Context: one part of a larger RNA
């Protein structure tokens, strides 16, 4: 990892609410305990009138009491203040009718006053469900705390007796000999064996480096290195420990445990956390907001969900129109205030500003005012919509309000539009308003929570549509009308840059010959004056005239040391682009006129181009592929297309009506009608399986339970039955009651493989 089995909202008390059963108009219940009776851990009757509620509130209380409490207050105000109906029936009074001469009598009928019985609300007491609150309190999990006891056979230390340590080197004191000295020493030898000395094996330790790292091994091997007569190393015995030991101190040991050891107990410590938490239909469905919180991933209260009930439904929500309303946002404006900014002119101004000047003073610059013209503003405003907002009036429509219980959220998330921080950064962060996703499948966007579109009871080899689409993958036009684009643009960008192209307006040349080009000039006073070493058209400063001319600057560029030389600018010739009218005319044309093709120049619009560099392979249209398109821009008519919408059938649920059964009502069932059935946390219903118990009724060796199997039958379903096999002894159905009452998860737990 599969697989099976076990595995989590329970119990006791006490409160509340809802449903239900008994009694009830003052009434409901008995505890403990005691007696009794049975089929005796127990159940049944009985006694117990002790106590609870409940009939009468109000007040903080005293107190008062149908009232009270506030107050001066007999005023206002809060909170209270025992009933409805129905049927029969007794008396009274009243009317009216029969009998009756009256008196009485009966019968009806209203009001009243008493009793019976019944019902609604109410009371009170058992159940059953929810909920809280108090215990382990839905289950499983800490790392801690605190008592008591075992641990020093592992290690730290220390006491006691005990052992151990090749081999080799250096050679200290004392001693001592020679020689030299007066001595005291010196000096050179021998002798000697000192040391937390020197190398290095046993031993003991653990510094590199490599092997292993499901290992030989919960710390090892191999190389390598430290110590090795010492503060050395070992054996055995012993003593010292859990806030306590020891300890050449690292918080290190103290039995592979140590910033407080193990075992057990307080113990099912606590855990505002993490995980998990089992059977099926139906019906409604949220929130990620607000205050407050040693609060901020927790809690309380609201808010926004469900259930009940109660009012109100010719009127409350929601919407639509119309009517009255306040406003200071967009926006716009400022000689309308406030507060900012620009230029320029006037004035004013100063112990201290720069510059000049000897000073007077002059200039710039500062600071303030007027005045012109521009000019901005959340914390400006003379103005000022639109929307929302309140109110009221009609429509339209289906709920709205309040209580009472039970609840979950309070981590939101994109996206459009209005701010705010941020960079007018972000799949950023914070607000409001709106949608979706959260809790929502289904079509489209190839793929994709959140964007379009549309809200899924359930079938159906029907219809018609949204969005998107309709050349093949791939359902549906190679459809239609104009027109752009030539870049595969479509199928990613920008600032800049361009004789791309296609539209519009302007202007200005043009048969008196445009504009490009081709042929000659492109001159004279002059080397214009100044500077300058030169400065001749062309370094630089000033001026910028006249002539000759068809026409040519005191000169547009290359150039030169300065001159030169080339060129432009201007000007002739040469070539060179149509049609029309009306004369002439030798039919080749020519003359006048007037338009337009033409040619230059700038604006603006469509569409394109250049700027455009990234790592496996095209890879920036999903692909093929596409070009008067299968691109783009304006239109047109079909068709495709979705869980939607209509049709047909089936389920289910509210609400309404009918019929039926039932003494009635409630319920059940049927049958129409209308209008729902996406759904997560989480509320409300009804239901099915399991194990026992009681009761009743029944099966069973001619075979129960149990297993397996099945293409069979009921149920919407959780299940239920039939039917074969196998099994070999007990099961089952109906009404109830009671729970160890359902598993796929919880690094679950036990077994198996």
């Nucleotide at each position: 990892g599969c697989c099976a089995a076990c595995g989590a909202g329970u119990g006791u008390a006490u409160a509340a609410g809802u449903g239900u059963u008994g009694c009830u108009u003052u009434g409901g219940u008995u505890a403990a305990u005691c007696c009794u009776g049975c089929u005796u851990a127990g159940c049944g009757g009985g006694a117990a009138a002790a106590g609870c509620c409940u009939u009468a509130g109000a007040g903080a209380a005293a107190u008062c009491g149908a009232g009270u409490u506030u107050u001066a207050a007999a005023a206002g105000a809060g909170c209270u203040u025992u009933u409805a109906c129905u049927a029969c029936u007794u008396c009274u009074u009243c009317g009216c009718a029969a009998u009756u001469u009256u008196u009485a009598u009966u019968a009806c009928g209203a009001a009243g006053u008493g009793g019976u019985a019944g019902u609604a609300a109410g009371g009170u007491a058992g159940c059953a469900c929810u909920u809280a609150u108090a215990c382990g309190a839905c289950c499983c999990g800490a790392a801690g705390c605190c008592a008591a006891g075992c641990g020093a056979g592992c290690u730290u230390a220390c006491c006691a007796u005990g052992a151990c340590c090749a081999g080799g080197g250096u050679g200290a004191a004392c001693c001592u000999u020679g020689u030299c000295g007066a001595a005291a020493g010196a000096u050179a030898g021998g002798a000697g064996g000192a040391g937390g000395c020197c190398c290095g094996a046993a031993c003991c330790g653990g510094u590199u480096g490599g092997u292993u790292g499901u290992g030989c091994a919960a710390a090892a091997c191999c190389u390598u290195c430290g110590g090795a007569u010492g503060a050395g190393u070992u054996g055995u015995g012993g003593u010292a420990a859990g806030a306590a030991g020891u300890g050449a101190a690292a918080a290190g040991c103290u039995a592979a445990u140590c910033g407080a050891g193990c075992u057990u107990g307080g113990u099912a410590a606590u855990a505002g956390c993490u995980g998990g938490u089992u059977c099926u239909c139906u019906c409604c469905g949220a929130a990620a907001u607000a205050g407050c919180u040693u609060u901020a991933g927790g809690g309380c209260u609201a808010g926004c969900g469900g259930u009940c009930a109660u009012u109100c439904a010719u009127u409350c929500a929601a919407c639509u129109u119309g009517u009255g309303g306040g406003g200071g946002u967009a926006g716009a404006g400022c000689u309308a205030c406030u507060g900012g900014u620009u230029u320029a002119a006037u004035c004013g101004u100063a112990a201290a500003g720069g510059g000049c000047g000897a000073a007077a003073g002059c200039u710039c610059g500062g600071c303030g005012a007027u005045u012109a013209a521009g000019u901005c503003a959340a914390a400006c405003u003379c103005c000022g919509a639109a929307u929302a907002c309140c109110a009221u009036a009609a429509g339209c429509g289906a709920g709205a309000a309040u209580g009472a219980c039970c609840a979950g959220u309070a981590a939101g998330a994109c996206u459009a539009c209005g701010g705010g921080g941020g960079c007018u950064a972000a799949g950023c962060u914070u607000c409001g308003u709106g949608g979706u996703c959260a809790a929502a499948a289904g079509g489209g966007c190839a793929u994709g929570a959140a964007c379009c579109c549309u809200g899924a009871u359930c079938g159906c080899c029907g219809u018609c549509u949204a969005a998107g689409g309709u050349c093949u993958c791939u359902a549906a036009a190679u459809u239609u009308u104009g027109g752009u684009u030539a870049a595969g643009u479509g199928u990613c960008a920008a600032a800049g840059g361009a004789a791309g192209u296609g539209a519009u307006c302007a202007g200005c040349c043009g048969a008196a010959g445009a504009c490009a080009g081709a042929u000659a000039g492109g001159a004279u006073g002059u080397u214009g004056g100044c500077u300058u070493a030169g400065a001749g058209g062309u370094a630089g400063c000033c001026a910028u005239c006249a002539u000759u001319u068809a026409a040519a600057g005191a000169g547009u560029g290359u150039g030169u040391a300065a001159c030169a030389a080339c060129u432009c600018a201007c000007u002739a010739u040469c070539a060179u682009a149509u049609u029309u009218u009306g004369a002439c005319u030798u039919c080749g044309g020519u003359c006048a006129g007037a338009a337009u093709u033409g040619g230059c120049u700038g604006a603006u619009c469509g569409c394109g181009c250049c700027g455009a560099a990234a790592a496996u392979g095209u890879a920036g249209c999903g692909a093929g592929g596409c070009u008067u398109a299968a691109a783009c821009c304006a239109g047109a008519u079909a068709c495709c297309g979705a869980a939607g919408a209509c049709g047909c059938g089936a389920c289910u649920c509210a609400u309404c009506a009918a019929a039926u059964u039932u003494u009635u009502u409630a319920u059940a069932u049927u049958u129409g009608a209308u209008g729902g059935g996406g759904g997560u946390a989480g509320g409300a219903g009804a239901g099915c399986a399991u194990u026992u118990c009681u009761u009743u009724u029944g099966c069973a060796g001619u075979g129960a339970a149990g297993u397996c199997g099945u293409a069979c039958u009921c149920g919407c379903g959780a299940g239920a039955g039939g039917c074969g096999a196998u099994g070999g002894a007990g099961c089952a159905a109906a009404a109830g009651g009671a729970a160890g009452a359902g598993a796929g998860a919880a690094u679950g737990u036990u077994g198996g493989c």

RNAcentral holds the full RNA, with entries from ENA. A computed fold for a 753-nucleotide part of an RNA from a Candidatus Wolfebacteria bacterium, annotated as large-subunit ribosomal RNA, domain II. Rfam family: Bacterial large subunit ribosomal RNA. Its family is annotated with structural constituent of ribosome and ribosome in the Gene Ontology. NCBI's taxonomy places the organism under Bacteria, Bacteria candidate phyla, Candidatus Wolfeibacteriota.